[in-house]
Molecule: small-subunit ribosomal RNA
Organism: candidate division BRC1 bacterium HGW-BRC1-1
RNA sequence: AUAUGGGAGAGUUUGAUCCUGGCUCAGAACGAACGCUGGCGGCGUGGAUUAGGCAUGCAAGUCGUACGCGAAAGGGUCCUUCGGGGCCUGAGUAAAGUGGCGAACUGGUGAGUACAAGGUGACUAACGUGCCCUUGAUUGGGGGAUAACCUGUUGAAAGACGGGCUAAUACCGCAUGAUCUCCGAUUGACUUCGGUCAGUUUGAGUAAAGCAGCAAUGCGAUCAAGGAUCGGGUCACCCCCCAUUAGCUUGUUGGUAGGGUAACGGCCUACCAAGGCUACGAUGGGUAGCUGGUCUGAGAGGAUGGUCAGCCACACUGGGAUUGAGAUACGGCCCAGACUCCUACGGGGGGCAGCAGUCUAGAGGCUUCGUCAAUGCCCGAAAGGGUGAACGAGCGACGCCGCGUGCGGGAUGAAGGGCUUCGGCUUGUAAACCGCUUUUGUUUGGGAAGAAUGCCCGAAUCGUGAAUUCGGGAGGGACGGUACCAGACGAAUAAGCCCCGGCUAACUCCGUGCCAGCAGCCGCGGUAAGACGGAGGGGGCAAGCGUUGUUCGGAAUUAUUGGGCGUAAAGGGCGCGUAGGCGGAUUGGUCAGUCUGACGUGAAAUCUCCACCACUCAACGGGGAGAGGUCGUUGGAUACUGCCGAUCUGGAGUUUGGUAGAGGGUCGUGGAAUUCCAGGUGUAGCGGUGGAAUGCGUAGAUAUCUGGAAGAACACCGGUGGCGAAGGCGGCGACCUGGGCCAAAACUGACGCUGAUGCGCGAAAGCUAGGGGAGCAAACGGGAUUAGAUACCCCGGUAGUCCUAGCCGUAAACGUUGGAUACUAGGUGUGGGGGGUAUCGACCCCCUCCGUGCCGAAGUUAACACAUUAAGUAUCCCGCCUGGGGAGUACGGCCGCAAGGUUGAAACUCAAAGGAAUUGACGGGGGCCCGCACAAGCGGUGGAGCAUGUGGUUUAAUUCGACGCAACGCGAAGAACCUUACCCGGGCUCGAAAUGUAGUGGACAACCAUGGAAACAUGGUCUCUGACUUCGGUCAGUCGUUAUAUAGGUGCUGCAUGGCUGUCGUCAGCUCGUGUCGUGAGAUGUUGGGUUAAGUCCCGCAACGAGCGCAACCCUUGUCGUUAGUUACCAGCGGGUCAAGCCGGGAACUCUAACGAGACUGCCUGCGACAAGCAGGAGGAAGGUGGGGAUGACGUCAAGUCAUCAUGGCCCUUACGUCCGGGGCUACACACGUGCUACAAUGGCCGGUAACAGAGAGCCGCAAUACCGCGAGGUGGAGCAAAUCUCUAAACCCGGUCUCAGUUCGGAUAGGAGUCUGCAAUUCGACUCCUUGAAGUUGGAAUCGCUAGUAAUCGCGGAUCAGCAUGCCGCGGUGAAUACGUUCCCGGGCCUUGUACACACCGCCCGUCACACCACGAAAGUCGGUUGUACCAGAAGUCGGUGUACCAACCCGCAAGGGAGGAAGCCGCCGAAGGUAUGAUUGGUAAUUGGGGUGAAGUCGUAACAAGGUAGCCGUAUCGGAAGGUGCGGCUGGAUCACCUCCUUU
Repeated sequence: AUAUGGGAGAGUUUGAUCCUGGCUCAGAACGAACGCUGGCGGCGUGGAUUAGGCAUGCAAGUCGUACGCGAAAGGGUCCUUCGGGGCCUGAGUAAAGUGGCGAACUGGUGAGUACAAGGUGACUAACGUGCCCUUGAUUGGGGGAUAACCUGUUGAAAGACGGGCUAAUACCGCAUGAUCUCCGAUUGACUUCGGUCAGUUUGAGUAAAGCAGCAAUGCGAUCAAGGAUCGGGUCACCCCCCAUUAGCUUGUUGGUAGGGUAACGGCCUACCAAGGCUACGAUGGGUAGCUGGUCUGAGAGGAUGGUCAGCCACACUGGGAUUGAGAUACGGCCCAGACUCCUACGGGGGGCAGCAGUCUAGAGGCUUCGUCAAUGCCCGAAAGGGUGAACGAGCGACGCCGCGUGCGGGAUGAAGGGCUUCGGCUUGUAAACCGCUUUUGUUUGGGAAGAAUGCCCGAAUCGUGAAUUCGGGAGGGACGGUACCAGACGAAUAAGCCCCGGCUAACUCCGUGCCAGCAGCCGCGGUAAGACGGAGGGGGCAAGCGUUGUUCGGAAUUAUUGGGCGUAAAGGGCGCGUAGGCGGAUUGGUCAGUCUGACGUGAAAUCUCCACCACUCAACGGGGAGAGGUCGUUGGAUACUGCCGAUCUGGAGUUUGGUAGAGGGUCGUGGAAUUCCAGGUGUAGCGGUGGAAUGCGUAGAUAUCUGGAAGAACACCGGUGGCGAAGGCGGCGACCUGGGCCAAAACUGACGCUGAUGCGCGAAAGCUAGGGGAGCAAACGGGAUUAGAUACCCCGGUAGUCCUAGCCGUAAACGUUGGAUACUAGGUGUGGGGGGUAUCGACCCCCUCCGUGCCGAAGUUAACACAUUAAGUAUCCCGCCUGGGGAGUACGGCCGCAAGGUUGAAACUCAAAGGAAUUGACGGGGGCCCGCACAAGCGGUGGAGCAUGUGGUUUAAUUCGACGCAACGCGAAGAACCUUACCCGGGCUCGAAAUGUAGUGGACAACCAUGGAAACAUGGUCUCUGACUUCGGUCAGUCGUUAUAUAGGUGCUGCAUGGCUGUCGUCAGCUCGUGUCGUGAGAUGUUGGGUUAAGUCCCGCAACGAGCGCAACCCUUGUCGUUAGUUACCAGCGGGUCAAGCCGGGAACUCUAACGAGACUGCCUGCGACAAGCAGGAGGAAGGUGGGGAUGACGUCAAGUCAUCAUGGCCCUUACGUCCGGGGCUACACACGUGCUACAAUGGCCGGUAACAGAGAGCCGCAAUACCGCGAGGUGGAGCAAAUCUCUAAACCCGGUCUCAGUUCGGAUAGGAGUCUGCAAUUCGACUCCUUGAAGUUGGAAUCGCUAGUAAUCGCGGAUCAGCAUGCCGCGGUGAAUACGUUCCCGGGCCUUGUACACACCGCCCGUCACACCACGAAAGUCGGUUGUACCAGAAGUCGGUGUACCAACCCGCAAGGGAGGAAGCCGCCGAAGGUAUGAUUGGUAAUUGGGGUGAAGUCGUAACAAGGUAGCCGUAUCGGAAGGUGCGGCUGGAUCACCUCCUUU
């Protein structure tokens, strides 16, 4: 100088959001343990479990200056009978004993103890205190024993007993004696009023020990006083959990007397009284040593009490005393018990929770070490002795702190490893290499401090002694071979662990393939894993690093600081009221709370601070200061609170006058309706339902009329109207009765608010007893429905519903909102009262108080919403909540007749459960709209035969793919071989095809021959090219061959992919920017009113704009024009033919193919909003998109395709590659899809008419005329690479025939004969002719297409293709019917609503049953622990009594003996263990049993979520396999439609 320095969050519920809420993580710490690893040092620390058992050694002795005794070995010497003995020494030593002091300290442990402990602060006038200090006084004179020792008996031993001797600071009398003690008197002070202290005084009683020294003297001894120290006792406050422990207590509470104690006291005893404690938690149960402190935390707190320190308790378990100043005594005694050891079986010994050590249990914890050198303690006069206290060392990374494992340079960025896009990147200046240093290490040498005292000698101070100081001397260190210093050597001796998906710093490859495994939470892993395992690389910490466990923190997640309760968990069903809590205004007093000063205390250590010290630093240590109490004493302040006193009226209450009301209770009374009974009329049905049936009725119902009976409930009025605390209350009248509101005064004077426990009220259902019973109606019976129907619907029907008396005590008992008070914008209804104004009066209008609704500002809220009737702003009091499930369950208590109610857990399990709102999706929700969606029509399919595809089956193979719409005449625009991917068989292996490199050959190819089914194999013939050249050769090309790198794969994965495609859907939607709103997800725009084919357009609007879609632009077709005119055309002109654009020519027409025009709601009328637009009309070839096509938004379906192609990864490589021959894809009990042909007369057949198209194709082609053939076709080949030639029409039309038949319909099937293509027609082609002549007579349920040049019908062409078309893609000819309309089916769009769905209704989800596992409850019992009560028994021992046997001291006595005193024994009270009986409580276990939880894709149903298909839920009763159903009452946390009322806007 300084000293209060400080508060972080994240992951996880959802498609997304906000909130609530739990779980989890990051931090710090530890007496820790475990795994891997490990160089050094310092300082700390180390049996937490079994207060389990312990071998062995040590841990408490000492004093000869208290006392009596007193060796031996050894040594020396002498003697000797050689056996030995004596003397000296050892030595007054060892050992033991008497005696004194100590052993009550130190050390250990935490079992017990919730208080008799502990902490803090007081008190003791109610007490003790050895050793120590101070002071005063004294220390006289005697006596008798006893151990040791000797000796004897006995015992295995431990030991015991007897005889004999002896000493004392041992023991016992006597003397003296007080400031001691006691009795009596008295004075003063203090006092808790009881006494205490001090003084005076009479009397009585009471003490002692000697030792050392030549001595002085010292050390002791005795009595007393004072001090100090250490203790005993008392009081106040503080001090864990359970109320599923609510009452406890008889020495209990107090008094009197006595005993006892150092001392107070029921501490003990007798008697008396009946008290004492308790909701501010007694008693009981559980757990626990307490504290200073320690850990954590910003703090407040929370957790903890190991080491160190204070206190307490314990010492094998239980009980007891003795000695002593002190103990009820860890290393003492006695008794009982358990255990253990010895034993000669008679009896004895023992107590590590001291230090080491051992066994056991355990995840777990050290050396049977050294020294008394230091610090202490005990003894001693001292020297000194003792000390497992202590100081040290050892072991353990157990913790904290420090140091090191090197430093500088070094790029060919070495090698190796890893990755790679193959370029490179990284490990990485890292290494190597060069230079330097030496902490540490090894070794050698030196070398402290801790040592001071004490002892001996001397001196000083000093009257002496004591004490102190100084000088000298000897001796003295366990640690210790220490620390430290120096020399030498040499980078030499020294790095690991965890992690790398997010939280959380750090990324790739390989392996694996929901396996193996990981995981703190979320979660990874099913073939491309940054999450598993390995590797490389990286990150973090570091002699450690991780894991596990525990505590605090984060957690405001128990909230005092600092939370909540309308819907998330949470307001008691409602009131009255006790204790308690809180409380209006003014004033005085007091000073308890409160604030403040001083003093005391809060031990030390710890903690904080110190420009304080010191071990080299730090840890550690020393010094100083601070902090720390709800503490105590005392002084002061007096605003607030309390207390005491006085006063007031704004709270509260009383009185007076009015007033509204389904407020309550009792007794009467009324009409309508229902049912029943009687009678009349009357006849065949009634009733009931979605439709029916059961039921009633010809024995007369229903219907209708009259009369009667009975019970229950009170239409209209009637109303978000009224009353009540709530439940609840409704015809009318009377009586009794509670409360509210208003007005105006008077009075009382805070009398108030809330309210644990308690008391009362409390819907419906239910219970008991007795009545009553019309209707309704659980259960039950029957009928339906249904797969079933223990239901919904129907017909019946009993408890019950009603009354009286009593019980029950619960509801969605809800406004899901406790009560009270005050304050904080308004608007508008309605009920009750009063006033003002006005009026004749009632209205109207205005003001005000109380109630009851709606809307709404500020504010609040997670949002929804609430908003003077608060969920706003505040105060007071009560109740309640703390994740979901288990569970409002179990056990226990209380209540109840029962049903049950109330209070109310845990184990176990999950990472969520939940609230509000958002976007979607969905609804057997609603509204609007559209579509060949339905309807109206036409024609089909489904029936037949055949074709074709698929499934299935079969097969050696029947290759593969496609599977609702959106697979199935699909890939395939064409499987006899080929194709071909499949099967069988035969071959090849750098390969059938491609590229590079290297080697080799000189050819290769071609031809021939042989074998063979061919592929292929073998053999033969033949034998390169170009350039350069030194003529040797070299180089290049081509081909074969060999090797190598590679090829090849229709093998797998379409769920790794690209590309392409389908589908919703040519549906009208899908989005963005900026702005605005919302905490946010999101919303707005895009909704609304109109309109459209359309998010098309208009208007409005917190939106304004924009994009992808729609439309338009494009192609084609319909009209016209211009231009052009061959191969197309031919009106006019000319020629010409049997005829013919055949020719000249023409350019009008058709046509061709290029460019234009045209259509835009442009014009008119009406409607509409003066808009957009719609309807009609005119004109026009065409009219409202003119027809058709192309064109397909954001996205959905893990849709389809790895077999078109491409491609990642995986797999095969003499085969999963490739070549060849043959077979198969063409099979065939069957099923389905798509088609063709038909079933006939709107037809078939025959004949005739050169009847009339469009669009295409054609040289490996189309092919004419002609001839042949019945025909398919053949022969032959003009013309044509095409508006030129060819392919090239049919239905239609005309005439005839058939006459309703299985036919002159139909053509399958089959036989025979042929044609064509092709290497080849058997499996397996098409076509032709003759013959054969099947099914089929219009098609069940069901289902498809089509709205105009469409359906239907008729033929033609093309692609593929050698050949093969009923398929596909196109073309034209002929050419209809119908649409009222949007209720319904299907699909879609927009708005809105509900939702427990979001994999999105093919969703979610409930309960029984079955199986497995887990924890729990009950249970006949059974086994323990703890404990109460009663009784039995009674050890040791104290106390009391007795005390004869016995005994030295003193007294009497000569003695014997006696007395006093002691004392064994015995008796008594108490009394531990033990025993008996009976309870309480708690735990273990149990046949069996009960529900609960969790589990893979089990069974039965479908209860809930949408109106969940019967709205759901709550309470209660009853029934049922189960969810559940039904009855009664209640709630909205019910959708939808309509109505009523209120409100909002205009």